[in-house]
Molecule: small-subunit ribosomal RNA
Organism: uncultured organism
């Protein structure tokens, strides 16, 4: 300081999963297109018709029966039925009234009086409805239907002829109503208003029912309700990379227009009007009650319900009405889309339902007007997709339920394990009940209403009774940290998880599954979106010295802030009263559904507006007086402050003389480069230009940038003194103005040094650079731009206040003094230091980064980027303002521990130096790479892997190849069976092994059997040098025997940590003194243990022999002794103990003495805290994995011993300090019974034989060797060197081919001291020379040891190397083998440009002009009124005109 999460929410969606119920709720996207039904009708008591039925009444008709018949008929009779016509109920297409302007829908537009809140209309209208006052004589012409004609596919139309009205019309009456005019009072809020009074003018009606009373209607008119319409104050989203906008624009006068005010229109006339308190513009956006978060302030939203507003296919437009510029009206234009006979016509679900589509996504083409409410109507009723209910959807949100109780053999089963056991878990099972949901029978409402009766869509529902039976009814998500929850087993950076942070690369509590467990629950998670957490935009409530931020620096405008006092006023404040502040929802209470969700009452509250009363602090407005802020005046001093003209000397450079010669210059070296054409150096004259030495000072001046020789002249501030004048005149300052270093830029001069570009030498791998030689612009002047810097104290300005100490610079004062210092003190300036406070801290601290006021800049993770783009400035360089997309999950500060640093200081080490001697050349030996190989087993790998595991690969060993066997197995432990085991011989075979034979009978016993051994079986199980040394135990290396590594208590520090441990000295050493906020302890160092050197003293053989005796070729060979040597136990000694210097009186150093030994005497052992995932799973042990007729196990033969090479450690050698012959001398440590072996013999000779002796101070390995005395060789590939090959032998051992050691003879290579490089090593050290030893059967140049001979060098600490301690720097912490910057190459992704195409959106200019108001028009037309007529008067189509939709350009 960002990033994430825990939390509510939700019109949601997606994934699993679903038992019931109540109440809510559901296209958020395409305001996209719609099939079909329905969503607004009603009045026959306005009207004239036109039918139905009843009845009657009359015309017709004339049937059935009936008398009569002479059967031909006749007489009666009046039915059905038509037709008129009345009276009744009734239907309703037209004419009329009222209603389709409500109610239902959606949010496209709209940034606007839209809306929200408060106010006004003295500037309006209001149908139905309530109240009141007044009226309604009397008359006229028409017209629908309807009939007849005719067009037409159809929608419809036109023409002739009848007719009514509550349809229409004219005239009368007429008011307190309306206009003019005029006289004269009241109020008021500016125009004004008002039942005051004259006069003109003008101006109304309709009837219906009913027997009637009477209703219901109709006219003016005034009032009241409702509704509505204008008009206004505040509020009301992002952009300033939209800053200027406007021509009916603003304002007047007039005329119109309107229910009504107005540029609302129009004519003329004026030039206004709107903006930084954000105008135009451009994005998005129906506001609100409310909802939803939050402690709250805020934020975000505007679904459902309520309230306004706006639209109804897209645009225009007007009619009708009280009311519309009119969702289910009507013209005309586009689009779409039907339907025609092609001529013309229909239509407009953003009403309910429901298609299609689009989309992650949102329901029935249900019932019913019963309830509630609308419209008609006098009722009755009619209509009503408003509305009341049902249905669909876990979409929310409340409430129910899947059962209770008892039950331990803790069953089975799973799943874990240390294998004991744990855990699921009383959970199950079992026993005993319940009966809620659900099912099923039966009953069965409220809702229905202030007479009664009728009226139920939900619904046979809620609801209440019984019935039966634990039965039908759990799941989703998580379990590394945040964040509740653990385990296993699969996978092996893979598959896959994540909200951050991260998980996974063989043991994944992070994946996938299982068990368990955690949470929540008929839901549970994912994802979106908001707000919270975040005080991370801070009003409440943040910050800018270094973290992201102080404007480069001044005047100064607007605006914001403002010393002290008196009146006033009441704007801002602060109380009160009234009004509004719908309802609903939230909050309290009380009640209704069993409860809750829900819902009914009631309360309170709604921060806010408006009137009025009333205070008068404090702010502001007005009036006065005030000096302390602020200014001026006098009177002084300091100053690289500014400008501008003038002059001065040093010094570089040129130039022109003079002297002079070879060279100079440069550098780490050097070389380009100047010089015999005379350089460089010197001297003397002159020329030009920059700059201004010493004084010079964390001194001084200026706002900053900056300012530096000396004089003159102009001219700013600031400062001390003094209090004489003004009287708040101040302070910050958004835009605005100006000044602003270097480059740099126009133009015009100058131009000495110096010096970007550039030449040239030079380093370097390269060197476009650091270094040199040159050198152009530039650098200097004048005029002019540019506007920037790490323009920095990274620290705005301005006032107050809060401890000191102690320089410096200007001035005063006081004291002192003859007078100057000196000391004290007062302002101002520039510094260190420090208290308190503040800081993350570092730190800052009267000059604050303290306390507190004012104003103005600026910041809100890192990168992208101070870029684009746009504007503004510049000539131009470029400045200024100044993002986004995409990406990360951190980018930074400040301290802190350690690491490194071709940083600093101090010390140490065979670390360099100084020596000796190898190594690297050559031959062997040995190890390793490599290669080969059937296998060349394995491990080891800088130092710290490479004579290393391996103290010894012929078989074996051995883990590796081939081949042949084996399978409870070569080994262990249980069981069962049978037998001793075993030995010996044969036969096959390479063995392993298999087979046959002969012999063999084991110990205990309680007499049952047990035990040792072997053989067969059977499974538990062995085995595995197979994997992991990155799971591990142990043991080991190396920093390094380096001096370090901690710790407890106190301090100090928010903390991480410090301190102690640094500091002075000293030391091998954090040794050890001293001094210290440290004081004490551990582990290390030392000591203490071992060897070794001196001695002492005991002991005295196997060792020793001085003295005595003996014997011997010679000898401690005897006896004898134990002094000596030795051998081995236990003491002694060395402690800076003594002395003398040096040092702080310290510790310690340095000399010296004594001593065998001196300053740790030499040597070993001993190895702190941790580092290298250092090495070892193949010493052992071991978790997981992997093999199990094999990755075990047994043989046989190979192979580990290859061999173009390379590399390590060694052995011999190159020779004369040697080799070779010959004589001779002196150790030490150590082996030895499956051993080591004397003597003696046999061999040239390894060796054989021999077999004494010795389990060892006794005996044997066992002669040391170099040595030394003497001869020889004489510098050479040799008498140097032995390497390789032949032959013949010996030895180990079943065997020496692959693959041993020796020996003799004979051969007789390379090699003449060794390139770059490189190792050991400071004294009994190195170098040289033999001895032994362990391994071993044989086999050593290796390895552990002995001891003889025995040196050289170290100034010294600059370097190389490693290490200690203190310090500094750091972006490193896997620590410099760190980090970390670019580009380039492939590939793939996304994006830009690109000729041009193509859409949409605004605005202007012009064309063209549909419907429509309006005007205007004449040789059209025309019931009602006038007139007798003629005609008028009013009307209407048609034409023009403005206005203008759409459409064109």
């Nucleotide at each position: 300081g960002g990033c994430u999460c825990a939390g509510g929410a939700c019109g949601a969606a997606c994934g699993c999963u679903g038992g019931c119920g109540g109440c809510g709720u559901g296209c958020c996207u395409a305001a996209c297109a719609c099939a079909u039904g329905c969503a607004a009708g009603u009045c026959g008591a306005a009207c004239g018709g036109a039918g139905a039925u009843a009845u009657g009444u009359u015309u017709u008709g004339g049937a059935a029966g009936g008398g009569c018949u002479u059967c031909g008929g006749u007489c009666u009779g009046g039915a059905a039925g038509a037709g008129a016509u009345a009276u009744a109920u009734u239907u309703u297409a037209g004419u009329g009234g009222c209603g389709g302007a409500c109610g239902g829908g959606u949010g496209a537009g709209u940034a606007a009086c839209g809306c929200g809140u408060g106010g006004g209309c003295a500037a309006u209208c209001u149908g139905c409805c309530u109240u009141g006052u007044a009226g309604a004589a009397a008359g006229g012409g028409a017209u629908a239907a309807c009939a007849g004609g005719c067009c037409g596919a159809a929608a419809g139309g036109c023409u002739u002829g009848c007719u009514a009205a509550u349809a229409c019309c004219g005239g009368a009456u007429g008011a307190g109503c309306u206009u003019g005019u005029c006289u004269a009072a009241u109020c008021g809020c500016a125009u004004g208003a008002u039942a005051a009074g004259a006069c003109a003018a003008g101006g109304a009606a309709a009837g219906g029912g009913g027997a009637a009373a009477c209703c219901c209607g109709c006219u003016a008119c005034a009032a009241g309700a409702u509704g509505a319409g204008c008009c206004u104050g505040c509020g009301u989203c992002c952009c300033a990379u939209u800053a200027g906008c406007u021509a009916g624009u603003u304002g007047g006068u007039g005329a119109g227009a309107u229910a009504a005010c107005a540029g609302c229109c129009c004519a003329c006339c004026a030039a206004g009007g709107c903006g930084a308190c954000g105008a135009u513009g451009g994005g998005u956006a129906g506001c609100c009650g409310g909802c939803c978060u939050g402690a709250g302030a805020g934020g975000g939203u505007g679904a459902c319900c309520g309230g306004c507003c706006a639209c109804a296919u897209u645009g225009g437009a007007a009619c009708u009405g009280a009311g519309a510029a009119a969702c289910g009206g009507u013209c005309c234009a586009g689009a779409c889309u039907c339907c025609u006979a092609c001529g013309g016509g229909g239509g407009g679900c953003a009403g309910c339902a429901g298609u299609g589509g689009g989309g992650a996504a949102u329901a029935u083409u249900c019932g019913g007007c019963a309830a509630u409410g609308g419209g008609c109507g006098a009722a009755a009723g009619c209509c009503u997709g408003a509305c009341c209910g049902a249905g669909c959807g876990a979409c929310g949100c409340c409430g129910c339920g899947u059962g209770a109780g008892c039950g331990a053999a803790g069953a089975a089963g799973g799943c874990c394990u240390u294998c004991g056991g744990g855990u699921c878990g009383u959970a199950a099972a079992g026993c005993u009940c319940u009966g809620u949901c659900u099912a099923g029978u039966g009953g069965g409402a409220c809702g229905a209403a202030g007479a009664a009766a009728g009226u139920g869509a939900c619904g046979g529902u809620a609801c209440c009774a019984c019935u039966g039976g634990a039965g039908g009814a759990a799941g989703c998500c998580a379990c590394g940290g945040c964040u509740a929850a653990c385990u296993a087993c699969g996978u092996g950076c893979c598959a896959g998880c994540a909200g951050c942070c991260g998980c996974g690369g063989u043991a994944a509590u992070a994946c996938g599954u299982a068990g368990g467990u955690g949470g929540c629950g008929a839901g549970c998670g994912u994802u979106g979106u908001c707000c919270g957490g975040a005080a991370u935009u801070a009003c409440u409530g943040g910050g800018c010295g270094u973290a992201a931020a102080g404007g480069g620096c001044g005047c100064g405008u607007a605006g914001g802030c403002g010393g002290a006092u008196c009146g006033u006023u009441a704007a801002g404040u602060u109380g009160g009263a009234c009004g509004u502040g719908a309802a609903a929802u939230a909050c309290c209470c009380c009640g209704g559904c069993u409860c809750a969700a829900c819902u009914g009452g009631g309360g309170g509250g709604c921060g806010a507006c408006g009137u009025c009363c009333a205070a008068a602090a404090c702010u502001g407005g007005c009036g006065g007086a005030c000096u302390a802020g602020a200014g001026u005046g006098c009177a002084g001093g300091a100053g690289a402050g500014g400008a501008a003209a003038g002059u001065a000397g040093a010094a570089u450079u040129c130039c022109c003389a003079g002297u002079g010669u070879a060279g100079c210059g440069g550098u780490g070296a050097a070389a380009u480069g100047c010089g015999u054409a005379g350089a460089u150096a010197u001297u003397g004259g002159g020329a030009g230009g920059a700059a201004u030495g010493c004084c010079g000072g964390u001194g001084g001046c200026g706002a900053a940038g900056g300012c530096g020789g000396c004089u003159u002249u102009c001219u700013g501030g600031a400062c001390u003194g003094u209090a004489a004048c003004u009287g708040a005149c101040g302070c910050u300052g958004a835009g605005g103005c100006g000044c602003g270093a270097a480059a740099g830029c126009u133009g015009g001069g100058g131009g000495a040094g110096c010096g970007a570009a550039c030449a040239g030498g030079a380093u370097u791998a390269g060197a476009u650079a650091c270094c040199c030689u040159g050198g152009u612009a530039g650098u200097c002047c004048c005029a002019g731009c540019c506007g920037u810097a790490a323009a920095c104290a990274a620290u705005g300005a301005a006032c107050a206040c809060u401890a000191g100490g102690u320089g410096u610079a200007g001035g005063g004062g006081g004291u002192a003094u003859c007078g100057a210092c000196c000391c004290c003190u007062c302002c101002u300036g520039u510094g260190c230091c420090g208290c308190a406070g503040c800081u993350a801290a570092c730190g800052c601290a009267u000059u604050a980064a303290g306390u507190g006021u004012u104003c103005c800049g600026c910041c809100u993770g890192g990168g992208g980027a101070g870029u684009a783009c746009g504007g503004c400035c510049g000539c131009a360089a470029g400045g200024u303002u100044g993002a986004a997309a995409c990406u990360c999950a951190a980018a930074g500060g400040a301290a802190u521990u350690g690491a490194c640093g071709g940083g600093g200081g101090c010390c140490c080490g065979c670390a360099c130096a100084a020596g000796c001697g190898g190594u690297g050349g050559a031959g062997c030996a040995u190890g390793u790479g490599g290669u080969u190989u059937a296998a060349u087993u394995c491990g080891a790998a800088g130092c710290a892997a490479c004579g290393c595991g391996a103290a010894g690969a012929a078989c074996c060993u051995u883990a590796c190849c081939a081949g042949g066997g084996u399978u409870u197995g070569a080994c262990a432990u249980c069981c069962c069976u049978u037998g001793a085991a075993g030995c010996a011989u044969g036969u096959a075979g390479a063995g392993a092994u298999a087979c046959a034979u002969g012999u063999g009978u084991c110990c205990c016993u309680u007499c049952g059997g047990g035990g040792a051994c072997a053989a067969g079986g059977a499974g538990a199980c062995a085995g595995g040098u197979g994997g992991u040394g990155c799971a591990u135990g142990g043991c080991u290396g190396u920093c390094g025997u380096c001096a370090g590594c901690u710790c407890g208590u106190g301090u100090c520090g928010u903390g991480a940590g410090a301190u102690g441990u640094u500091g002075g000295g000293u030391u091998a050493a954090g040794u050890c003194c001293c001094g210290c906020a440290a004081c004490g302890a551990g582990c290390g160092c030392a000591a203490c243990c071992c060897c070794u050197g001196u001695u002492a003293u005991c002991a005295g053989u196997u060792g020793c022999c001085a003295u005595c005796a003996g014997u011997u070729a010679a000898a401690g060979c005897u006896g004898g002794g134990c002094a000596c040597u030795c051998u081995g136990a236990u003491g002694a000694g060395a402690c800076u103990g003594c002395c003398g210097g040096u040092g702080a009186c310290a510790a310690a150093c340095c000399g010296g003495a004594g001593g065998a030994a001196g300053g740790u005497g030499g040597g070993g052992a001993u190895g702190a805290c941790g580092u290298c995932a250092a090495g070892u799973c193949a010493u052992c042990a071991u978790g997981c994995c992997c093999u199990u007729u094999a990755u075990g196990c047994c043989c046989u033969g190979g192979g580990c011993u290859a061999c173009a090479c390379a590399c390590g450690u060694g052995c011999u050698a190159c020779a004369a300090u040697g080799g070779c012959u010959g004589g001779u001398a002196c150790a030490g440590a150590g082996g030895g019974a499956a051993g080591c072996a004397a003597a003696g013999c046999a061999g040239c000779g390894a060796u054989g034989u021999g077999g004494a002796g010795c389990a060892a101070a006794u005996c044997c390995c066992a002669c040391a060797a170099a040595g030394c005395c003497a001869g020889u060789c004489u510098c050479a590939g040799u008498u140097c060197g032995g390497a390789u090959c032949g032959c013949a032998g010996g030895c180990u051992g079943c065997a020496a081919c692959c693959c041993g050691c020796c020996u003799g003879c004979g051969u007789g290579a390379a090699g003449u001291c060794g390139g770059a490089a490189u190792c050991g090593c400071u004294a009994g050290u190195a170098a040289u020379c033999u001895c032994g030893g362990g391994u071993c059967a044989g086999c050593a140049u290796a390895c552990c040891g002995a001891g003889g001979c025995g040196a050289a060098u170290a100034c010294g600490u600059u370097c190389c190397c490693g290490g200690g301690c203190c310090u500094u720097g750091u972006a490193c912490a896997c620590a410099c083998c760190g980090c970390c910057c670019g580009u380039c190459a492939c590939a793939c992704c996304a994006c830009g440009a690109a000729a041009g195409u193509u859409u949409g959106u605004a605005a202007c200019a012009c064309c063209c002009g549909a419907a429509g108001c309006c005007g205007g028009u004449g040789a059209u037309c025309u019931a009602a009124c006038c007139g007798c007529a003629a005609g008028g008067a009013g009307g209407a189509a048609g034409c023009c005109g403005u206005c203008u939709a759409a459409g064109g350009u």